[in-house]
Context: one part of a larger RNA
RNA sequence: UGACGGGGGCCCGCACAAGCGGUGGAGCAUGUGGUUUAAUUCGAGGCAACGCGAAGAACCUUACCUGGCCUUGACAUCCCUGGAAGAUGGUAGAGAUACUAUUGUUUGUAGUAAUACAACCGGGUGACAGGUGCUGCAUGGCUGUCGUCAGCUCGUGUCGUGAGAUGUUGGGUUAAGUCCCGCAACGAGCGCAACCCUUGUCUUUAGUUGCCAGCAUUAAGUUGGGCACUCUAGAGAGACUGCCGGUGUUAAACCGGAGGAAGGUGGGGAUGACGUCAAGUCCUCAUGGCCCUUAUGGCCAGGGCUACACACGUGCUACAAUGACGAGUACAAAGGGAAGCAAAGGGGUGACCUGGAGCAAAUCCCAAAAAAACUCGCCUCAGUUCGGAUUGGAGUCUGCAACUCGACUCCAUGAAGUUGGAAUCGCUAGUAAUCGCGGAUCAGCAUGCCGCGAUGAAUACGUUCCCGGGCCUUGUACA
Numbered sequence: 001u002g003a004c005g006g007g008g009g010c011c012c013g014c015a016c017a018a019g020c021g022g023u024g025g026a027g028c029a030u031g032u033g034g035u036u037u038a039a040u041u042c043g044a045g046g047c048a049a050c051g052c053g054a055a056g057a058a059c060c061u062u063a064c065c066u067g068g069c070c071u072u073g074a075c076a077u078c079c080c081u082g083g084a085a086g087a088u089g090g091u092a093g094a095g096a097u098a099c100u101a102u103u104g105u106u107u108g109u110a111g112u113a114a115u116a117c118a119a120c121c122g123g124g125u126g127a128c129a130g131g132u133g134c135u136g137c138a139u140g141g142c143u144g145u146c147g148u149c150a151g152c153u154c155g156u157g158u159c160g161u162g163a164g165a166u167g168u169u170g171g172g173u174u175a176a177g178u179c180c181c182g183c184a185a186c187g188a189g190c191g192c193a194a195c196c197c198u199u200g201u202c203u204u205u206a207g208u209u210g211c212c213a214g215c216a217u218u219a220a221g222u223u224g225g226g227c228a229c230u231c232u233a234g235a236g237a238g239a240c241u242g243c244c245g246g247u248g249u250u251a252a253a254c255c256g257g258a259g260g261a262a263g264g265u266g267g268g269g270a271u272g273a274c275g276u277c278a279a280g281u282c283c284u285c286a287u288g289g290c291c292c293u294u295a296u297g298g299c300c301a302g303g304g305c306u307a308c309a310c311a312c313g314u315g316c317u318a319c320a321a322u323g324a325c326g327a328g329u330a331c332a333a334a335g336g337g338a339a340g341c342a343a344a345g346g347g348g349u350g351a352c353c354u355g356g357a358g359c360a361a362a363u364c365c366c367a368a369a370a371a372a373a374c375u376c377g378c379c380u381c382a383g384u385u386c387g388g389a390u391u392g393g394a395g396u397c398u399g400c401a402a403c404u405c406g407a408c409u410c411c412a413u414g415a416a417g418u419u420g421g422a423a424u425c426g427c428u429a430g431u432a433a434u435c436g437c438g439g440a441u442c443a444g445c446a447u448g449c450c451g452c453g454a455u456g457a458a459u460a461c462g463u464u465c466c467c468g469g470g471c472c473u474u475g476u477a478c479a
Stems, first nucleotide, its partner, number of pairs: 001479002003476003007473007015463002019427005026317008034308002042053002064303007073128001077127002079124005086103007107118004130292002133290003139286002141281003144277001146275001151190006157166003170181003196269004201237007210227003215224002240263001243257005319420001323379001325377004336366002340359002345354003386417001391412007433455007
């Protein structure tokens, strides 16, 4: 100087407390461990691994296993050599591949031409290719984490023999090393804040694909008309403790109030200092070293990654009446659409099939029905008209192909489950909780992930305690 203390002081955080809803019990989905297996590819391991890499394993992916094959190789450059390339078949085979037939016979550049060069294909030779093989404890890059915590440092000066200290401590204050005052310090840098995006109010410009107040019109903003209003998207205004009162050291600031759409960082996002964990990643990529080189490389078919006495994590659905079921009626936002989204109409109980209007969409066309909600009816507390697992049968769709191993539909079946031990998690407001909708990936496959809106709470006395963190101080046999 740090680190640590079941030392002290001050302070903060859904850290506790106050509340609301969960997990832990059930069934299923998914990840992991374990076990099994020819293989169940590999990585991730307290917080900070475990719906994680994987924004989507039937083949492919695929790295694993079994079997069948190749050896200058699937891919790159160079050398020699033959041929344009290419197109269409046949036979054998699981395919990779092997053999073979037909067609094409020349494309471009230079040249009268021979020929040379270029592109592409076949054969040969070796230099080499190749490796998701090892080392993340050799590395770059990227990332997690403490933590959006308020810290981390430097120059000059001063003090100390020196390591170092001072500044950065102290008194107030703040979300903040934020600001003020004081002070052997005076300044500065990286962080904080602001500048950026979005949302909340208004003005203005613009008025189609948007809107409809008044006028006319219609089944319908449908049409004439209009651009007030809504909306959209450009430009501006607006919030600064600016104003008033009080407290405060005449300060910084705090408390209350006015005006205002908004008030003291308005809400949300992006933004992550010096560093810590030899944290994670050599399987994104790049890369040193080591290793393999008729194989640890390459091609193919089938299988596996989907196994199943069990254990754990994360979720979904429930156990019902604040409900289930039937009928009717209403209100979103955001995003997507051409090898695409697909309407009306028709068929089917249904998944779906047919059909093809319209739309390369700033609001135009489509998916599209929002669902909880509301109204009426029924059920009457039961393992039920709750719950839907499991299983049998029949189908639909995608795709070369759904046996291993897809999703969905219909009929039948109708398991556990009556609110969950010890323990444990999230959340402070348009939040939790409940409800549906969209997107990426994607042929198909979503209870996951990323977004969107709808309905919309309870509680916070307080900081003694648990956990994590910041500052000062103290002890130390630790570095």